[in-house]
Context: one part of a larger RNA
Molecule: small-subunit ribosomal RNA, 3' major domain
Organism: uncultured bacterium
RNA sequence: UGACGGGGGCCCGCACAAGCGGUGGAGCAUGUGGUUCAAUUCGACGCAACGCGAAGAACCUUACCUGGGCUCGAACGGCUCACGAAAGUCUGUGGAAACACGGAUUUCCCGCAAGGGACGGGAGUCGAGGUGCUGCAUGGCUGUCGUCAGCUCGUGUCGUGAGAUGUUGGGUUAAGUCCCGCAACGAGCGCAACCCUUGUCCUGUGUUGCUAACCGAAAGGUGCACUCUCAGGAGACCGCCGGCGAUAAGCUGGAGGAAGGUGGGGAUGACGUCAAGUCAUCAUGGCCUUUAUGUCCAGGGCUACACACGUGCUACAAUGGACGGUACAAACCGUUGCAAACCCGCGAGGGGGAGCUAAUCGGAGAAAACCGUUCUCAGUUCGGAUCGCAGGCUGCAACUCGCCUGCGUGAAGCUGGAAUCGCUAGUAAUGGCGUAUCAGAACGACGCCGUGAAUACGUUCCCGGGCCUUGCACA
Numbered sequence: 001u002g003a004c005g006g007g008g009g010c011c012c013g014c015a016c017a018a019g020c021g022g023u024g025g026a027g028c029a030u031g032u033g034g035u036u037c038a039a040u041u042c043g044a045c046g047c048a049a050c051g052c053g054a055a056g057a058a059c060c061u062u063a064c065c066u067g068g069g070c071u072c073g074a075a076c077g078g079c080u081c082a083c084g085a086a087a088g089u090c091u092g093u094g095g096a097a098a099c100a101c102g103g104a105u106u107u108c109c110c111g112c113a114a115g116g117g118a119c120g121g122g123a124g125u126c127g128a129g130g131u132g133c134u135g136c137a138u139g140g141c142u143g144u145c146g147u148c149a150g151c152u153c154g155u156g157u158c159g160u161g162a163g164a165u166g167u168u169g170g171g172u173u174a175a176g177u178c179c180c181g182c183a184a185c186g187a188g189c190g191c192a193a194c195c196c197u198u199g200u201c202c203u204g205u206g207u208u209g210c211u212a213a214c215c216g217a218a219a220g221g222u223g224c225a226c227u228c229u230c231a232g233g234a235g236a237c238c239g240c241c242g243g244c245g246a247u248a249a250g251c252u253g254g255a256g257g258a259a260g261g262u263g264g265g266g267a268u269g270a271c272g273u274c275a276a277g278u279c280a281u282c283a284u285g286g287c288c289u290u291u292a293u294g295u296c297c298a299g300g301g302c303u304a305c306a307c308a309c310g311u312g313c314u315a316c317a318a319u320g321g322a323c324g325g326u327a328c329a330a331a332c333c334g335u336u337g338c339a340a341a342c343c344c345g346c347g348a349g350g351g352g353g354a355g356c357u358a359a360u361c362g363g364a365g366a367a368a369a370c371c372g373u374u375c376u377c378a379g380u381u382c383g384g385a386u387c388g389c390a391g392g393c394u395g396c397a398a399c400u401c402g403c404c405u406g407c408g409u410g411a412a413g414c415u416g417g418a419a420u421c422g423c424u425a426g427u428a429a430u431g432g433c434g435u436a437u438c439a440g441a442a443c444g445a446c447g448c449c450g451u452g453a454a455u456a457c458g459u460u461c462c463c464g465g466g467c468c469u470u471g472c473a474c475a
Base pairs, nucleotide, nucleotide: 001475002474004471005470007469008468009467010466011465012464013463015459016458019423020422021421022420023419026314027313028312029311030310031309032308033307034305035304042053043052064300065299066298067297068296069295070294076127077126078125079124080123081122083120084119087106088105089104090103091102092101093100094099108117109116110115129289130288132287133286134285138283139282140278141277142276143274145272150189151188152187153186154185155184156165157164158163169180170179171178195266196265197264198263200234201233202232203231204230206228209224210223214221215220237260240254241253242252243251244250316416320375321374322373323372324371325370326369332363333362334361337356338355342351343350344349382413387408388407389406390405391404392403393402429451430450431449432448433447434446435445
């Protein structure tokens, strides 16, 4: 100087407390461990691994296993040799395919020729190739402490020195934020602001948007007032007033205002820590491999199942289930695409093909909600697992191993032990909608809107963190 203390002081954070809803019990989905297996490819392991890499394993992917092939090789560069226009078309045999062995046909440019050139397959060689090892050799990227308020430097001063000071102190703040003081004076990276979005208004803009007034049954015309679109601007700064404070920084109340004290949200992550993660995104040193640890193909596996754990979904019901009727979104996507009307089917779906390169057309019916009817506390008209049968869709192909529909079947489950998680407001809880990946395949992920709470006395305690100080046998 740090780190540490079941030392002290001050202060924060859904850290506790106060509340609301869960997990832990059930069934299923998914990841992991374990076990099994020819293989169940690999990585990730407290927080910070475990719906993680994977924004999507039937083949492919695919790295694994079994079997069958190739060896200048699936792709690429240089050189040597001989050959052939390039190479295309048709085709036979074996085979699961890959592949192996054949057959027929056509013939480039320069040059008289010899020869040369581009290109191709063959032989050979120098390279190739490797998701093989080492993340404890590395770059790059990322997680975490933590959006915590810290981390440093120049000069000066002090100290023999390591170092200290500044950065400590009194206030204040979300903040090393600002004020005052001070052997310090300044500065840098962080904080904040500048950026995006949302909330109010103004101006401009009116088509595909909107429709108040006028015409019209409607479509539309008309119009751009309104909603909206997307450009520009205004607006919030403790600016004004009272009180507190040291006359400061600031705090508190009020007015005005759409918004009030960083208005809400996002992007943004200092010096560093964990030899944290990744050699399997990529790049790369070293090592290993070279008729194989490379590469091609078929099939299988990654989907196994006594069990254990994590993350979720669906429930256990009456604030509910079922049936009928009526309403109100946002964001997004669409031309190898979205697909309307209409017809067929109980339905999944099929036929059909208008329109749309989209404020125009389509996906697209939002659902909870509301209004009625019914069920009456029961393992039930709750719950839907499992299984049987019959179908639909995608795709070369749904056996291993997809999704969906109908009929039948109707399991566990009556609110969950010890323990444990999230959340402070348009939040939790709850309801639906969309997108990426994608032929198909979400209960996951990422977004969107609807309905919409309760509670916070307080900082003694648990956890994590910041500053000062103290002890120390630690570095």